This is a predicted structure of a 176-nucleotide RNA (Lysine riboswitch aptamer) from Peptostreptococcus sp. D1. Rfam family: Lysine riboswitch aptamer. Rfam 15.1 lists 3,224 matches to the family in 1,923 species. The organism belongs to Peptostreptococcus, within Bacteria.
RNA sequence: CGAUUGGAUAGAGGUGCAAAUGACAUCAGUAGUUUCAAACAAUGGGAGCAAUCAGUUUGAUUCGAAAGGGGAUUUUGCCGAAAUGAUAUUAGUAUUGCUCGACUGAUAUCGUUGGAAUACUUGUUAACAACAAGUGUUUUGUCAUUAUCAUAGGAUAAUGGAGUGCUAACCACAUU
Repeated sequence: CGAUUGGAUAGAGGUGCAAAUGACAUCAGUAGUUUCAAACAAUGGGAGCAAUCAGUUUGAUUCGAAAGGGGAUUUUGCCGAAAUGAUAUUAGUAUUGCUCGACUGAUAUCGUUGGAAUACUUGUUAACAACAAGUGUUUUGUCAUUAUCAUAGGAUAAUGGAGUGCUAACCACAUU
């Protein structure tokens, strides 16, 4: 001095990821509500039991939402960004209490996925929107190998791998 190893730091990919805001559409002429009529003694936001309170259903008619999901715009944080599976703990869920179940969130551990788009299947959902999982196709960045070209340290093409990666410089001086 170089290489390997370890440490933390800074970066790159692009319809890049996530959070907040949220015009706007949908939800829906639905839920509910006004009036009238008829029928009924059942019913009350997953099921069962108990208690308390309240009438319920159908038709016509008056008025008529919201939440969840989607989402332009803008801002912020970032590049395992983030998403997702399993397990454990915990909070909440429509008259009240108890039991069971399901759903929504938070935390921890272990795993899977480089990114994007799209098709099909399954699931969620009011939805053919959107989201999630799996399989396939296309595309893209990165590294490796091979071939050709070039001459500086690259370009093109093909194949393959994965982010615990790649690039850069720094520190350590453990090995050579």